Context: one part of a larger RNA
């Protein structure tokens, strides 16, 4: 001199990185004290201030003990002083606060590279299903779950608290119901090739099709193009193809915007970041959207303490490795 695991470090303090990774830092307990928000429970140990140790004095309170005492034992509390740089002196012991995104919230997962925005979930919807029920197990009977239940019930599909709401299209493919007509095998039935057989035709006609109706919290879908207002721009209007309807409420460069580091405000000394707007949204959108208190080893940004993360390396401590034997 390297390697692991610690200790320390003047001045800065996140300048380091993708990113405070990791470390430091706070930390018990008692007193005071707490904002905004909100589903009035909570946020909240919110933040933030001060106290802790030991002697002696005093004045309580609880209790034992006693005929009443006197002693003992717990305790909160006043003033005075003692000692160190520090009295939860060590071990053990939340860093905090602010925006926004996602999922409402304890839960559950890929034993052994994902713990999560996935999976439940309470809620809400919709479907079958009257019970020898509907779904299901069993190759099939018998039987068995569901269930010793009975629609306030049992299965199943979807979406996921609560709060505001949930538009328009059944034209296509589903599913469901109705049908006077149309179509529609294959046995019977009848005719028929001079009898048989083997064929030919005829009404007859069942599920389904066709036909009509209905149905999107079923699969799904929800436009173009030209003119107008007395600057100018923009268009509330109007014309026009077109469609089954032509995106409505909200939200919106978004976990969804390609152009793209959009513009504009903030934020900073400078910001492809955040954050609030704006909106012709390459390609948002309504069982899903929107908005929310709490929660969150989730994801992003920002402050505040803090610190070898760095500037910039330096000292020890132990161990391995190496050297000698």
């Nucleotide at each position: 001199a390297u390697c692991u695991u610690c200790c320390u470090a003047a001045g800065g303090g996140a300048a380091u990185u993708c990113g405070g990774c990791a470390a430091a830092a706070u930390g018990g307990c008692c007193g005071c004290g707490u904002a905004u928000c909100u589903u009035c429970g909570g946020u909240a140990g919110a933040a933030g201030c001060g106290g802790u140790u030991c002697c002696a004095g005093c004045a309580g309170g609880c209790u034992u003990g006693u005929u009443a005492a006197a002693g003992g034992g717990c305790u909160a509390g006043c003033u005075g002083g003692a000692u160190g740089c520090a009295a939860u002196g060590g071990c053990c012991a939340g860093g905090g606060g602010g925006g926004c995104c996602g999922g409402a919230c304890u839960g559950u997962u890929u034993a052994a590279u994902a713990g999560a925005a996935a999976c439940g979930u309470a809620g809400g919807u919709a479907a079958c299903u009257g019970c020898a029920a509907a779904g299901u197990c069993u190759a099939a009977a018998c039987g068995g779950c569901u269930u010793a239940g009975u629609a306030u019930a049992g299965u199943u599909g979807c979406u996921g608290a609560u709060u505001c709401c949930u538009g328009c299209c059944c034209a296509g493919u589903g599913c469901g119901g109705a049908u006077a007509c149309c179509u529609g095998a294959a046995a019977a039935u009848c005719c028929u090739u001079u009898u048989c057989a083997a064929g030919g035709g005829a009404g007859c006609g069942a599920a389904g099709g066709g036909u009509c109706c209905g149905u999107a919290a079923a699969c799904g879908g929800c436009g173009g193009a030209g003119g107008u207002a007395a600057c100018u721009c923009u268009g509330a209007c109007c014309u026009u193809c077109u469609u089954a309807a032509g995106g409505u409420a909200g939200c919106g460069a978004a976990a969804u915007g390609c152009c793209u580091u959009g513009u504009c405000a903030u934020u900073u000394a400078a910001u492809u970041g955040g954050u609030g707007a704006c909106g012709u949204g390459c390609a948002u959108g309504a069982a899903g959207g929107g908005c929310u208190a709490a929660c969150u080893a989730g994801g992003u940004c920002c402050c505040c303490g803090c610190u070898g993360u760095c500037c910039c390396u330096a000292g020890g401590a132990a161990g391995a490795a190496c050297c000698u034997c």
Predicted 3D model of a 325-nucleotide part of an RNA (large-subunit ribosomal RNA, domain IV) from a Candidatus Woesearchaeota archaeon. Rfam family: Archaeal large subunit ribosomal RNA. The sequence was found in a public genome assembly. The source organism's lineage runs through Archaea, Nanobdellati and Candidatus Woesearchaeota.